[in-house]
RNA sequence: GCGCGUGUAGCUCAGUUGGUAGAGCAUUCGACUGAUACUCGAAGGGUCCUAGGUUCGAAUCCUAGCACGCGCA
Numbered sequence: 001g002c003g004c005g006u007g008u009a010g011c012u013c014a015g016u017u018g019g020u021a022g023a024g025c026a027u028u029c030g031a032c033u034g035a036u037a038c039u040c041g042a043a044g045g046g047u048c049c050u051a052g053g054u055u056c057g058a059a060u061c062c063u064a065g066c067a068c069g070c071g072c073a
Stems, first nucleotide, its partner, number of pairs: 001072007010025004019056001027043005049065005
């Protein structure tokens, strides 16, 4: 330099061919216990990497860029 892949909650990831974003773990609170742990319930937490474009509507499609990884040279 060229090609491919990944980027979504604090962490690991899902998101069914475009229709108002979720799970597990973690955190906080509550229940249970003499107390802790385990278990159960609830809550908080997201400019979906950035900027444009298409569309009534974009995490999803298109373009450019950034970061990381892999391959080729």
Overview:
This is a predicted structure of a 73-nucleotide RNA (transfer RNA) from Candidatus Nomurabacteria bacterium RIFCSPLOWO2_01_FULL_36_10b. The coordinates come from a structure-prediction model, not an experiment, and the mean pLDDT is 82. Taxonomically the source falls in Candidatus Nomuraibacteriota (Bacteria, Bacteria candidate phyla). It matches the Rfam family "tRNA". By type it is a transfer RNA. It was read from a public genome assembly.